[in-house]
A computed fold for a 1376-nucleotide RNA from an uncultured bacterium, annotated as small-subunit ribosomal RNA.

RNA sequence: AGAGUUUGAUCCUGGCUCAGGAUGAACGCUGGCGGCGUGCUUAACACAUGCAAGUCGAACGACUAAACCGCCCUCGGGCGGACAUAGAGUGGCGAACGGGUGAGUAACACGUGACCAACCUGCCCCCCGCUCCGGGAUAACGCGGCGAAAGCCGCGCUAAUACCGGGUACUCCGGCGAGGCCGCAUGGCCCCGCCGGGAAAGCUCCGGCGGCGGGGGAUGGGGUCGCGGCCCAUCAGGUAGUAGGCGGGGUGACGGCCCACCUAGCUUUCGACGGGUAGCCGGGCUGAGAGGCCGACCGGCCACAUUGGGACUGAGAUACGGCCCAGACUCCUACGGGAGGCAGCAGUGGGGAAUUUUGCGCAAUGGGGGGAACCCUGAUGCAGCGACGCCGCGUGGGUGAAGGAGUAUUUCGGUAUGUAAAGCCCUAUCGGCAGGGAAGAAACCAGACGGUACCUGACUAAGAAGCCCCGGCUAACUACGUGCAAGCAGCCGCGGUAAUACGUAGGGGGCAAGCGUUAUCCGGAUUCACUGGGUGUAAAGGGAGCGUAGACGGCCAGGCAAGCCUGGAGUGAAAGCCCGGGGCCCAACCCCGGGACUGCUCUGGGAACUGUCCGGCUGGAGUGCGGGAGGGGCAGGCGGAAUUCCUGGUGUAGCGGUGAAAUGCGUAGAUAUCAGGAGGAACACCGGCGGCGAAGGCGGCCUGCUGGACCGCGACUGACGUUGAGGCUCGAAAGCGUGGGGAGCGAACAGGAUUAGAUACCCUGGUAGUCCACGCCGUAAACGAUGACUACUAGGUGUCGGGGGACGACAGUGCCCCGGUGCCGGCGCAAACGCAAUAAGUAGUCCACCUGGGGAGUACGUCCGCAAGAAUGAAACUCAAAGGAAUUGACGGGGACCCGCACAAGCGGUGGAGCAUGUGGUUUAAUUCGAAGCAACGCGAAGAACCUUACCAAGGCUUGACAUCUCGAUGACGAAUGUAGAGAUACAUUUUUUCUUCGGAACAUCGAUGACAGGUGGUGCAUGGUUGUCGUCAGCUCGUGUCGUGAGAUGUUGGGUUAAGUCCCGCAACGAGCGCAACCCUUAUCUUCAGUAGCCAGCAUAUAAGGUGGGCACUCUGGAGAGACUGCCGUGGAUAACACGGAGGAAGGUGGGGAUGACGUCAAAUCAUCAUGCUCCUUAUGUCUUGGGCAACACACGUGCUACAAUGGCUGGAAACAAAGUGAAGCGAGACGGUGACGUUAAGCAAAGCACAAAAACCCAGUCCCAGUUCGGAUUGUAGUCUGCAACUCGACUACAUGAAGCUGGAAUCGCUAGUAAUCGCGAAUCAGAAUGUCGCGGUGAAUACGUUCCCGGGCCUUGCACACACCGCCCGUCA
Repeated sequence: AGAGUUUGAUCCUGGCUCAGGAUGAACGCUGGCGGCGUGCUUAACACAUGCAAGUCGAACGACUAAACCGCCCUCGGGCGGACAUAGAGUGGCGAACGGGUGAGUAACACGUGACCAACCUGCCCCCCGCUCCGGGAUAACGCGGCGAAAGCCGCGCUAAUACCGGGUACUCCGGCGAGGCCGCAUGGCCCCGCCGGGAAAGCUCCGGCGGCGGGGGAUGGGGUCGCGGCCCAUCAGGUAGUAGGCGGGGUGACGGCCCACCUAGCUUUCGACGGGUAGCCGGGCUGAGAGGCCGACCGGCCACAUUGGGACUGAGAUACGGCCCAGACUCCUACGGGAGGCAGCAGUGGGGAAUUUUGCGCAAUGGGGGGAACCCUGAUGCAGCGACGCCGCGUGGGUGAAGGAGUAUUUCGGUAUGUAAAGCCCUAUCGGCAGGGAAGAAACCAGACGGUACCUGACUAAGAAGCCCCGGCUAACUACGUGCAAGCAGCCGCGGUAAUACGUAGGGGGCAAGCGUUAUCCGGAUUCACUGGGUGUAAAGGGAGCGUAGACGGCCAGGCAAGCCUGGAGUGAAAGCCCGGGGCCCAACCCCGGGACUGCUCUGGGAACUGUCCGGCUGGAGUGCGGGAGGGGCAGGCGGAAUUCCUGGUGUAGCGGUGAAAUGCGUAGAUAUCAGGAGGAACACCGGCGGCGAAGGCGGCCUGCUGGACCGCGACUGACGUUGAGGCUCGAAAGCGUGGGGAGCGAACAGGAUUAGAUACCCUGGUAGUCCACGCCGUAAACGAUGACUACUAGGUGUCGGGGGACGACAGUGCCCCGGUGCCGGCGCAAACGCAAUAAGUAGUCCACCUGGGGAGUACGUCCGCAAGAAUGAAACUCAAAGGAAUUGACGGGGACCCGCACAAGCGGUGGAGCAUGUGGUUUAAUUCGAAGCAACGCGAAGAACCUUACCAAGGCUUGACAUCUCGAUGACGAAUGUAGAGAUACAUUUUUUCUUCGGAACAUCGAUGACAGGUGGUGCAUGGUUGUCGUCAGCUCGUGUCGUGAGAUGUUGGGUUAAGUCCCGCAACGAGCGCAACCCUUAUCUUCAGUAGCCAGCAUAUAAGGUGGGCACUCUGGAGAGACUGCCGUGGAUAACACGGAGGAAGGUGGGGAUGACGUCAAAUCAUCAUGCUCCUUAUGUCUUGGGCAACACACGUGCUACAAUGGCUGGAAACAAAGUGAAGCGAGACGGUGACGUUAAGCAAAGCACAAAAACCCAGUCCCAGUUCGGAUUGUAGUCUGCAACUCGACUACAUGAAGCUGGAAUCGCUAGUAAUCGCGAAUCAGAAUGUCGCGGUGAAUACGUUCCCGGGCCUUGCACACACCGCCCGUCA
């Protein structure tokens, strides 16, 4: 000293929370010792028992056991005495102190200072004087009586320092009188004279101790005043002894303290009265301080003593352990009556989270009594109990690596615990044992504590460590368990299967005889801001003006000295605090000295500032004079346009209204149009960020009355000013009351539409109201969300009003000043936005207001109002935020620009049918699993009859079908055959290794054991890898610089251009990277090289054929190159980039196609391709086998095939014309057989060679004649072919027969911009067989694009935003 928490991020505002310190504490876990402190905060609840205030025989009388003394003695004893003893009494002093408690009290109760000239003071100290003479009683006691008791009564005796009388007496008291001095006032003091009044107590040990009067001191008290210290104004008025006076009473004394009379005052917004709370202070805690909170212990004061009241005694009480009365309660009782008061010390019950022993001693300190000895003292000194607090000490120290064992973890190597332990050496503080043993006592005696502190000796590491925490804040991390569960949590927040946040363990961190928790206070919180905050948008300027109290106030001079400054004095108790020193070993604790106690009071001095008084001034303010501007206000009058209505004319079928309509109006004549009339309201154009007004607000014209501001002049007043709590006035619209008025408009209402609904938006009507007069209401986004006033602080440019010079020929131009109203902008300010002479700048004065969000401007109370309602204005409860400004995104049924088969323009489809295929659903023993909008659904699967296969049923195996290691056995294993079985499998028979140094080794199989294998079990939300998608969209970023407090911005925006962040230009940016493009492949043209296979122009041969010779020119093949670059010309553009046109060219503006996919998004897909963490199964979730299933079928969807026909089908003909591929477990020519699938036989070809192989559409001819057909081919029957161990479930194909739906497909929806769509066939992968799928190939070969308004997706800029999981968002209300 700060930190966490609002956001995707940022800055600010703002609340909540934490880290610190503290406590008379309590609770949880734990607990060795000592010192010093401390301990009912609650029930001022009730109390059993004991103790807490007595003492004096030197005041007094009597009485008394023993002992003592004296005398007597009958030796038993009796009498007397004493400075002897016990208890009671008279008398004295004390009991008013000490001790407790905090109920009450908001008060002169307390604190502080002052005053008493208005007072008292026992015991104590000093001084002066006195202490004479008498008298009568009474308790005790005795006798008697009453009562249960407590107690009481009668009669009789007696003493005193008890009581009474007399005398005497001062400087005492009262009265009268004279004089002097003094004080703030009443008044006080001194002195003198006269009159009157008032005292005493004795005892004695002979030393003394007492008594009385007076004066002084000291101490203690009483009273009065100034100032100071709580909350509520939702408590605003209170008060009859009230305020004062005169006179009395009363008191120690003043006083309405009390009383009679008189007056009508007194108090209060500087907070009376009322309500709530509370003992006050020195001080304690906290804090840098200022403050805030508290008032335990210790000390001072006050109040109280079961509750309330009362007096007595006394120096002192209105009396805690006295009295009386009343109340409640408790106890005793013989029922008639009595007794009691722990808030003294212990202790009990009770209450409570919670607070101790019915201890010891008067040794010390102090108190009471006494002459003293001494007695009393639960004050006090000690001890006991409690970790309740503070302080100190200990639980050991050194060495010790095999880094032991154990434990935890692990990547299995290790790592941690950890020099820690053990072991060895040493020490003995505390504790235990033994011995010694205090100080505390200053004076004889006397020590509770205490055999304590302390000292010494021997012995043992022995007897002595816990608690909290470990996600961030905040120091300290792993494992297991758990699975939004159990739980944690001070705030943020953790836990939904990998939790450093739960629980446990290991380890670690912190503190330590304690540690945590809870409660409370201060701090942090500058979050009530005096020090030290704010109010345009975060909470916060009153709607506006006038003005009261108050606050503040111009220039010059003088006086005073209240504030202020300075010196001195008093006080500010002690303790505490700080500093220094000292004493207990240290410390806590204690002692001594000093400082401080920031305050109050008195007093000397000063006069700058404030104040006050006095005098003056003109600059603030006001007045006057001269001007002009204006929707300023009020009243009266006038005007035209328009709407509506009425009357009449013309005129005919509609009008009106809307997105489109309808309701409505109209043939009874509307709308339209012309003329006339009525009535109400509002004043187009001018009109303007122009004017006026304090604000609300004010708009046709004229008149009257009237307010304010401004300019000019500088005559007058002389600070007359500013602000303004309360108060008063004004105050839009709506609303209310009474009475008018009512054209248009128009809440409510009605109807028509819209809609899922439509109590709305739109339409047709329409009542209050809007208008006028008078009276209320008193609010508003009453806003500039910005209170009023004053001064100062760069400019630029408009405009309104007024004025002054200059120039000029009227016009006008240009400069300056004042006042108003706008815009831009610098400094400065601001969180930023922004404000910026009209401040949100710099200063000053005054007022108002704010203190987290919700609850709530609500409730209650009060006040106002006719009402509606307004003003004032909470709390419970609840949340960890609510907010402001700005940033980046995403989003918008916001805007601008631009792309894309996105729409449009076209062509062909899908959606309807049958079938194929995938999916959902359903079914099933199982119908294995995954994929799920685009971007799942002919997808994984480029091919499920067995296998595949993961599913189901049944039957088997258990180190296993597969891998590695160990041991043993065998020499095989395997294969064939046979038997059983559905098969796996089991059994039997036959056959049967290699090398060798002969020990064995290798290999294989079998068996055994355990490590392990195995899992298409789970988690794609633990992962790698791979993939989809936005999207081949043009974007995504970085470095440095610059701007911004920052998030961020700039660059990348802008002007053009492009397919493109492509390029050019500009620019606080300059560069760079990943993307784009290019480089790669293919295709289109040409050249060259090569010529087995390919080709054949020319030559030869030959002819069935490039078959052969020959040739490589052509085609073609495949190597290398060329070619295209806006290069050239023109036009446009900015002279650029680029665009358009043209030439040339096979190809022209990236020529066509492909490969290539930026930063990232979707917790997208995949644990079933593979890999992999964790987890689960282990005679099974592994593995083998047989059979079944993945092929089911009321249905629904996707993707396809074939069609519905004549641009067609069928038959026949023409040996019409491709490309790209594939082939040895293969392709298979040809021939033969079969109607055919195909079979038989078999040539050639590892393929530019042979084969698959025919291409088909096309073309020609014929037929069909619009029909469920010569269309269409599903379905079904029969008979076959082929593959395969095997076609039943469940293959493909062939032939014959059968011949379903379907006649172009609703809403909706898909693809395609050129060699494309459409259409036609061919091939390949997979594959034993099994394509309408997939991937390729070529043939034929179109139509259309005006254009970018709209739909979808995307890019860039901009704007709004309360979204950021980002519009599939957020969020409100109702109901559950």